[in-house]
Context: one part of a larger RNA
RNA sequence: UUUACGCAAGGGAACUCGGCAAAAUAGUCCUGUACCUUUGGUAGAAGGGAUGCCUGCUUUGUAGAAAGCAGGUCUCAGUAACUAGGGGGCUCCGACUGUUUACUAAAAACACAGGUGACCGCAAGUCCGAAAGGAUGUGUAUGGUCGCCGAAUCCUGCCCAGUGGCGGUAUCUGAAAACUCUGUUCAAGGGGAAGAAGGACCGCUAAACGGCGGGGGUAACCAUGACCCUCUUAAGGUAGCGUAAUACCUUGCCGCUUAAUUGGCGGCUUGCAUGAGUGGCUUAACGAGAGCCCUACUGUCCCUGCGUUGAAUCCG
Numbered sequence: 001u002u003u004a005c006g007c008a009a010g011g012g013a014a015c016u017c018g019g020c021a022a023a024a025u026a027g028u029c030c031u032g033u034a035c036c037u038u039u040g041g042u043a044g045a046a047g048g049g050a051u052g053c054c055u056g057c058u059u060u061g062u063a064g065a066a067a068g069c070a071g072g073u074c075u076c077a078g079u080a081a082c083u084a085g086g087g088g089g090c091u092c093c094g095a096c097u098g099u100u101u102a103c104u105a106a107a108a109a110c111a112c113a114g115g116u117g118a119c120c121g122c123a124a125g126u127c128c129g130a131a132a133g134g135a136u137g138u139g140u141a142u143g144g145u146c147g148c149c150g151a152a153u154c155c156u157g158c159c160c161a162g163u164g165g166c167g168g169u170a171u172c173u174g175a176a177a178a179c180u181c182u183g184u185u186c187a188a189g190g191g192g193a194a195g196a197a198g199g200a201c202c203g204c205u206a207a208a209c210g211g212c213g214g215g216g217g218u219a220a221c222c223a224u225g226a227c228c229c230u231c232u233u234a235a236g237g238u239a240g241c242g243u244a245a246u247a248c249c250u251u252g253c254c255g256c257u258u259a260a261u262u263g264g265c266g267g268c269u270u271g272c273a274u275g276a277g278u279g280g281c282u283u284a285a286c287g288a289g290a291g292c293c294c295u296a297c298u299g300u301c302c303c304u305g306c307g308u309u310g311a312a313u314c315c316g
Base pairs, nucleotide, nucleotide: 001311002310004308005307006306007305008304010302011301014300019297027051028050029049030048031047036041038151052073053072054071055070056069057068058067059066060065074078086295087294088293089292090291091290092289093287094286098110099109114149115148116147117146118145119144120143125136126135127134128133154280155279157212158211159210162209163208164205165204166203167202168201171200172199173198179192180191181190182189213231214230215229216228217227240274241271252268253267254266255265256264257263
């Protein structure tokens, strides 16, 4: 100097990105238990008390034993060692248990129950295979395959112009082969008619891919604009939520929290560039998830010291 430990007066997170690490709590019995809630839960909520040994007695039991009453007694300490939850509050995300980057990521990612769309009547649809053949399938739409969202509650607005899908189609377009005419004889070649799919054309379809405006004026203070005018689109963002895991300006403004807060929470909200199954909002329970606060506790710190243990180095 260092490894692994132990103890520390007074203070108690002042340390730090952050209570990281450590400390504290801890078993059993009795008591008691809030908000919220999908009435199951939350909950071991929180909080409080007891706990050893000896003697006598009571109750239950066949018994081992268990529960209890009264009295006595020792310690700093009675779950005396080991073992053995710290707790509470607010918000975000994901409903939950589960799964994952074997060897830097366990999560808000994946999955999930549930919702919804598409295809399929079976010699089907989907998949494997060059084919034969095989799987789904000992199945038959309350079934199977594929896609998207992702419990439940309350809901899911407008747009089919573009891209895609499905359907229709009098007419137009539409290759080769075949047909027909021609090509001095053949052939090459030339012309014509007919005409498939597809396209043009006409519809439907957004829980398909996706999209969801601008300018000007106006109310008897000011301000604002229910209202009006105009350009324009396929339609001009509805309900909600909102400075957000999304907000550039931004440390927005107000309030609470602090002595002091680019933090957190609650409001406002003109949203650079929110928004409804690429789901929207809310949500009990759950989480080795993210942020903040309070309490308990502490060598994290003020501010270091001492001890045990192993090692390195130096001296002998």
Record summary: Predicted 3D model of a 316-nucleotide part of an RNA (large-subunit ribosomal RNA, domain IV) from a Thermoplasmata archaeon. Rfam family: Archaeal large subunit ribosomal RNA. The sequence was found in a public genome assembly. The coordinates come from a structure-prediction model, not an experiment, and the mean pLDDT is 86. Lineage of the source: Archaea > Methanobacteriati > Thermoplasmatota > Thermoplasmata.